[in-house]
Glycine riboswitch aptamer from Marinobacter sp., 88 nucleotides, folded computationally.
RNA sequence: GCGAUCCCCGCAGGAGAGAGGGCGCUGCAAGCCCCGCCGAAGGCGCAAACUCCCAUAAACGCUCAGGCACAAGUACUGCGACCAUCAA
Numbered sequence: 001g002c003g004a005u006c007c008c009c010g011c012a013g014g015a016g017a018g019a020g021g022g023c024g025c026u027g028c029a030a031g032c033c034c035c036g037c038c039g040a041a042g043g044c045g046c047a048a049a050c051u052c053c054c055a056u057a058a059a060c061g062c063u064c065a066g067g068c069a070c071a072a073g074u075a076c077u078g079c080g081a082c083c084a085u086c087a088a
Base pairs, nucleotide, nucleotide: 003086004085005084009080010079011078012077013076018035020034021033022032023031036068037067038066042064043062044061045060
């Protein structure tokens, strides 16, 4: 120098579900209340492999949180860069 991996950062892509009703306000939004929904921030739960026990997972399930026009955000993917580690 090159290669691989993790975290953080940047760029690009990135789904789902009521522009619901009422109060609020000059009006919109925020906020509160009511009903109906979504799952791909986060969180929680579970299997076989193995006779039993323990442990363990997800894009599965739950929907606490979050979200349901646009925007923002989003797991995940690609690229780039930085740090660290590994190998040579």
The organism belongs to Marinobacter, within Bacteria. It matches the Rfam family "Glycine riboswitch aptamer". About the family: This family represents the bacterial glycine riboswitch. Its family is annotated with glycine biosynthetic process in the Gene Ontology. Its mean pLDDT, the model's own confidence on a scale to 100, is 79.